[in-house]
Context: one part of a larger RNA
RNA sequence: GGCACAGGGCGGAUGCCUUGGCACUGAGAGCCGACGAAAGACGCGAUAAGCUGCGAAAAGCUGCGGAGAGGAGCAAAUAUCCAUAGACCCGCAGGUAUCUGAAUGGGGAAACCCACAUGAGCAAACCUCAUGUACCACAAAGUGAAUCCAUAGCUUUGUGGAGGGAACCCGGUGAACUGAAACAUCUAAGUAGCCGGAGGAAAAGAAAGAAAAAUCGAUUUCCAGAGUAGCGGCGAGCGAAAUGGAAAGAGCCCAAACCGCUGUGCGUGCAUGGCGGGGUUCGGACUGCACAAGCGACUCCAAAGACUAACCAAACGGUCCUGGAAAGACCGGCCGGAGAGGGUGAAAGCCCCGUAGGUGAAAGAAUGAGGAGAGUGGCAGUAUCCAGAGUACCACGAGACACGAGAAACCUUGUGGGAAGAAGCGGGGACCACCCCGUAAGGCUAAAUACUACUCAGUGACCGAUAGAGCAUAGUACUGUGAAGGAAAGGUGAAAAGAACCCCGGGAGGGGAGUGAAAGAGAACCUGAAACCCUGUGUCU
Numbered sequence: 001g002g003c004a005c006a007g008g009g010c011g012g013a014u015g016c017c018u019u020g021g022c023a024c025u026g027a028g029a030g031c032c033g034a035c036g037a038a039a040g041a042c043g044c045g046a047u048a049a050g051c052u053g054c055g056a057a058a059a060g061c062u063g064c065g066g067a068g069a070g071g072a073g074c075a076a077a078u079a080u081c082c083a084u085a086g087a088c089c090c091g092c093a094g095g096u097a098u099c100u101g102a103a104u105g106g107g108g109a110a111a112c113c114c115a116c117a118u119g120a121g122c123a124a125a126c127c128u129c130a131u132g133u134a135c136c137a138c139a140a141a142g143u144g145a146a147u148c149c150a151u152a153g154c155u156u157u158g159u160g161g162a163g164g165g166a167a168c169c170c171g172g173u174g175a176a177c178u179g180a181a182a183c184a185u186c187u188a189a190g191u192a193g194c195c196g197g198a199g200g201a202a203a204a205g206a207a208a209g210a211a212a213a214a215u216c217g218a219u220u221u222c223c224a225g226a227g228u229a230g231c232g233g234c235g236a237g238c239g240a241a242a243u244g245g246a247a248a249g250a251g252c253c254c255a256a257a258c259c260g261c262u263g264u265g266c267g268u269g270c271a272u273g274g275c276g277g278g279g280u281u282c283g284g285a286c287u288g289c290a291c292a293a294g295c296g297a298c299u300c301c302a303a304a305g306a307c308u309a310a311c312c313a314a315a316c317g318g319u320c321c322u323g324g325a326a327a328g329a330c331c332g333g334c335c336g337g338a339g340a341g342g343g344u345g346a347a348a349g350c351c352c353c354g355u356a357g358g359u360g361a362a363a364g365a366a367u368g369a370g371g372a373g374a375g376u377g378g379c380a381g382u383a384u385c386c387a388g389a390g391u392a393c394c395a396c397g398a399g400a401c402a403c404g405a406g407a408a409a410c411c412u413u414g415u416g417g418g419a420a421g422a423a424g425c426g427g428g429g430a431c432c433a434c435c436c437c438g439u440a441a442g443g444c445u446a447a448a449u450a451c452u453a454c455u456c457a458g459u460g461a462c463c464g465a466u467a468g469a470g471c472a473u474a475g476u477a478c479u480g481u482g483a484a485g486g487a488a489a490g491g492u493g494a495a496a497a498g499a500a501c502c503c504c505g506g507g508a509g510g511g512g513a514g515u516g517a518a519a520g521a522g523a524a525c526c527u528g529a530a531a532c533c534c535u536g537u538g539u540c541u
Base pairs, nucleotide, nucleotide: 001540002539003538004537005536006535007534008533009532015526016491017490020463021462022460023459024458025457026456027455028454029452030451031164032163039100040099041098042055043054044053046078050074051073061094062093063092064091065090066089070082071081072080105114106113107112115133116132117131118130119129120128121127135161136160137159138158139157140156141155142154143153168199169197170196171195172194173193179186183233209216210215220247221246222245223244224243230238231237251444252443253442254388258277259276260275261274262273263272264271265270266269283386284385285384286381287380288379289378294376295375298373299372300371301370307364308363310359311358312357316332317331318330319329321328333350334349335339341353342352343351393417394416395415396414397413398412399411403429424439425438426437427436428435478485479484498525501512502511503510504509
């Protein structure tokens, strides 16, 4: 030194476990903010570094309700206190809520600096305290230039806005990689990104529609139609609609004609406003007749139920069995509207918490059966009047439509031109005729649909510490000027009973003793694989 056997060390695999995750289901909730948010800084404890809670009234104050013996958070130590005159704890409602932050009196290198006005404390100044003092928009009032009237401007008061938020939604802007086996039209894709805006949903929405010789009757979503019709360097690819079925279902309001009241301007008979009625496409005004049922998405009141604390809740014992321990075994019982689940020294329906089934709210927010009210609400005639203009439409240039300029309609509009007046106008995929459908150039509208940061309940042929979230907690430690990047790290035992005391040692550590079922469970702590290191014995060289 090799090999074999035995025993150790190191190491942290494996097994078992789960405080944490992942995915989904059913409900709820779906915004917060100048009444100062989200997010933070700094403080607050007898002692206090971190977390949690709270805010100079500072691990808390008050009221009401619940609950009933302990309590002063994680946190295990000491001290001092609180509590059946009801503490701690739970729910509801209040109070307080430093400084920063939209941050808003001015400034500023966030958590700091410096003011002014008014009031209070003081005899008074200083000082302290309280309140106010940003900007923008709108409204009203006052004031008021050049410039006579006026207007601009200015001031004050009132109301609102500002910022944040996971996804969903609408709008604006808008790539490239990639695919086309290269690449330019095309694709990726109106995607990602950026910006603006809103809501619990948003958007859309009551036909200038879709159709086709028959009709349907707002919108949205789903299934089919259909990878069809089409579009397409007819390449790669892109890709409808009608219609049928289903979910849901809801329709309305202005402008105008006309009537009434009342202004303004000036060139005094013209122009142009405001308010009220009327009216809205089965058109209306107007004329005549009638005038109440019904409806009622808006406003107010509001029953019942549910929610935000809780409460009641059945039934088992024994053993000289094993064991450290009984819930195991044996023996004999019981409950069950409860044999879901968790815990208890191993494996418990009957020990504990629960579970089935019942009961419950002083206070609060939401829902809203129902009631009341605003509002709405008929028929006939058709002469006259009204029915949304730089609009429709046309040309040119674009975009958007499944549709890439194409035979290219329809929709949107940058530039130029520019109507008609219901006997009108638009559409039916160039265009024309006939026919049919509709009534543009104003507005509102629930439900069916999308999503889940958040709350509650629950589920899993989901993970079990190199997994599952990045985190069994951490956006921490650490890295980076910064934007940003970003870990590792779980397990003594049933209970600390966490090893008094003695010995060796400077200590670390160890040997006894003791605890414990076990210490070969001793805190570097369950199990403790392999690599790697060592000791002993044997054997070979």